RNAcentral holds the sequence, with entries from ENA. A computed fold for a 77-nucleotide RNA from a Chloroflexota bacterium, annotated as transfer RNA.
């Protein structure tokens, strides 16, 4: 330098048919218990999805560029 994959909640990830931003764990509150754990219920949490732009009535999702990580290849004695 080139190809491919990944980037979504504190963490691990789903969302791949363009039209609800979600799950589990964790956190907070409540119930259960003498108390803790387990279990049950509720809630908060995303400058709205790495950044910038484009297409579209509408983009996490499609297109372009860039950044970061991973991987393979090439160059380089």
């Nucleotide at each position: 330098g080139g190809g491919c994959c990944u980037g979504u909640a504190g963490c691990u990830c789903a969302g791949u048919u363009g039209g609800g931003a979600g799950a589990g764990c964790g956190c907070u509150c409540g119930g259960u218990u003498c108390g803790c754990a387990u279990c049950c219920g509720a809630g908060a949490g995303g400058u709205u999805c790495g950044c910038c732009g484009g297409u579209u009535c509408g983009a996490g999702u499609c297109c372009g560029g860039c950044c970061a990580g991973g991987u393979c290849c090439a160059c380089c004695g």

Its Rfam family is "tRNA". The family's RNA type in Rfam is transfer RNA. From the family's description: Transfer RNA (tRNA) molecules are approximately 80 nucleotides in length.